Predicted 3D model of an 87-nucleotide RNA (Glycine riboswitch aptamer) from Saccharothrix violaceirubra. Its mean pLDDT, the model's own confidence on a scale to 100, is 76.

RNA sequence: AUGUCGCGCGGGAGAGUCCCCGACCAGGGGCGCCGAAGGAGCAACUCCUCCCCGGAAUCUCUCAGGCACAGCUACCGCCCGACGAAG
Numbered sequence: 001a002u003g004u005c006g007c008g009c010g011g012g013a014g015a016g017u018c019c020c021c022g023a024c025c026a027g028g029g030g031c032g033c034c035g036a037a038g039g040a041g042c043a044a045c046u047c048c049u050c051c052c053c054g055g056a057a058u059c060u061c062u063c064a065g066g067c068a069c070a071g072c073u074a075c076c077g078c079c080c081g082a083c084g085a086a087g
Base pairs, nucleotide, nucleotide: 003083004082005081006080008078009077010076011075016031018030019029020028021027032067033066034065038063039061040060041059045055046054
């Protein structure tokens, strides 16, 4: 240096605000729906001579979360700090 973790800034979705109650874009219930907080599962892939073990998704599930606004949003870029250490 690459890399890992964290903070800040910027970019960044999806899916009914349909019905009822409600003064309201607060909240609750019903049905329908979404997946990119988190979680779980399979397993592409990865490690290894091979097997096993291990790691593991943007895939699958929808437990949670969400379906106006908003937001623990994955992911990307930049900056700073820490770790580690190729060269």